[in-house]
RNA sequence: GGGCCCGUAGUUUAAUGGUAGAAUUCCGGCUUCGGGAGCCGGCGGUUUGAGUUCAACUCUCAGCGGGCCCA
Numbered sequence: 001g002g003g004c005c006c007g008u009a010g011u012u013u014a015a016u017g018g019u020a021g022a023a024u025u026c027c028g029g030c031u032u033c034g035g036g037a038g039c040c041g042g043c044g045g046u047u048u049g050a051g052u053u054c055a056a057c058u059c060u061c062a063g064c065g066g067g068c069c070c071a
Stems, first nucleotide, its partner, number of pairs: 001070007010024004018054001026042005047063005
């Protein structure tokens, strides 16, 4: 330098163009003499910009970051 793949919550991971879900962490409550476990509830997310579309996590382009291969 060229090619391919990936990027969603603190972490792991779903979502056929049509309301972004779950687990875990954290916080609160129930329970307990207290804690843990268990049960219930809450906070928290689409890497950035542009385009297509009535509507984009999803499709297209460019950038950024990571990984692999070739040279």
A computed fold for a 71-nucleotide RNA from a Candidatus Aenigmatarchaeota archaeon, annotated as transfer RNA.
It matches the Rfam family "tRNA". Rfam's curators write: Transfer RNA (tRNA) molecules are approximately 80 nucleotides in length.
RNAcentral holds the sequence, with entries from ENA.